The RNA shown here (transfer RNA) has 73 nucleotides and comes from a Candidatus Microgenomatia bacterium.
The sequence is in RNAcentral, with records from ENA.
Its Rfam family is "tRNA". Rfam classes the family as a transfer RNA.
RNA sequence: GCUGGCGUAGCUCAGUCGGUAGAGCAGUCCGCUCGUAACGGACAGGUCCUGGGUUCGAAUCCCAGCGCCAGCU
Numbered sequence: 001g002c003u004g005g006c007g008u009a010g011c012u013c014a015g016u017c018g019g020u021a022g023a024g025c026a027g028u029c030c031g032c033u034c035g036u037a038a039c040g041g042a043c044a045g046g047u048c049c050u051g052g053g054u055u056c057g058a059a060u061c062c063c064a065g066c067g068c069c070a071g072c073u
Stems, first nucleotide, its partner, number of pairs: 001072007010025004019056001027043005049065005
C1' cells in the first nucleotide's frame, strides 16, 4: 500500500432482507433465610464509533473518515 471482518448498556454479545433497541453478567432495591451465598422479582443504564447521503422513516442501505483484528504484498 491492497483486501476482508468488527465498532450497539460498565463487560461479553444478539438485533443486518429499513418501522419507536434487547439478553446474560455486573449495579440498586425487594422477597426468601436465624444470617450469608444461591435462587426469584422489580428498577436503572445506550444521541447504536464520527460526519455526510438516500428515505415518510436508518443500528440496519450508500459514501468518506477514525480505531481494532486478520490476510496479502